[in-house]
């Protein structure tokens, strides 16, 4: 630099659920709390889930538009240890 995550070690993160808040929802922040996780750091590029306020359209329906990085991939980063 490139593999790979068996043993380790230092650690880190933080489902669901409670509360508060924010938002039309989806969710999404903050505290509590651990299901998990070798990138559960990061990034909407591709797909795929989901939401119907505003735009579209006029049968209402779909996704202009948002939301999910812990849906999958793919970018860029990063500890340790083998090789």
């Nucleotide at each position: 630099u490139c593999u790979a995550u068996a043993c380790a070690a230092a650690g880190g993160c933080a489902a669901a659920c409670u509360c508060a808040u924010u938002g039309g929802a989806a969710a999404a922040u903050g505290a509590g709390g651990a299901c998990g996780c070798a990138a559960a750091g990061u990034u909407u590029c591709a797909g795929a889930u989901c939401c119907a306020a505003u735009g579209c359209u006029u049968a209402u329906g779909a996704a202009u538009g948002g939301a999910u990085g812990g849906c999958u991939g793919g970018g860029c980063u990063g500890c340790a240890u083998a090789g």

A computed fold for an 83-nucleotide RNA from Paucisalibacillus sp. EB02, annotated as c-di-GMP-I riboswitch aptamer. It matches the Rfam family "c-di-GMP-I riboswitch aptamer". Rfam 15.1 lists 5,092 matches to the family in 1,772 species. Rfam's curators write: GEMM was predicted in a large-scale screen for bacterial structured RNA regulatory elements. Its mean pLDDT, the model's own confidence on a scale to 100, is 84. Taxonomically the source falls in Paucisalibacillus (Bacteria, Bacillati, Bacilli, Bacillaceae).